Predicted 3D model of a 71-nucleotide RNA (transfer RNA) from Candidatus Giovannonibacteria bacterium RIFCSPHIGHO2_12_FULL_44_22. Its mean pLDDT, the model's own confidence on a scale to 100, is 82.
[in-house]
RNA sequence: GGGCCCGUAGCUUAGUGGUAGAGCAUCCGGUUUGCAUCCGGAAAAUAGGGGUUCGAUUCCCCUCGGGUCCA
Repeated sequence: GGGCCCGUAGCUUAGUGGUAGAGCAUCCGGUUUGCAUCCGGAAAAUAGGGGUUCGAUUCCCCUCGGGUCCA
C1' cells in the first nucleotide's frame, strides 16, 4: 500500500427498511435484625460525516478505530 470482516448501554450481545430489545452490572423501592438471595421499578446505546428513501441500526460512499490475509 491492497483485499476481507467487524464497530449497538459500563461489559456481553439480539435486531436484513417502519416505536432499538435482552442478560450481567449501576441506582431506587419492597422483603430481612443485618448482608446475600428474591420481587417490582428507573436510568443508560446504533463510531463520525454524507447520500438513497415517505422512512435507515439496516442499503451506498468517505473518514476513524479494531481484527485478519497478501505484499
Description: It matches the Rfam family "tRNA". Rfam describes the family as follows. Transfer RNA (tRNA) molecules are approximately 80 nucleotides in length. Rfam links the family to the GO term triplet codon-amino acid adaptor activity. Taxonomically the source falls in Candidatus Giovannoniibacteriota (Bacteria, Bacteria candidate phyla).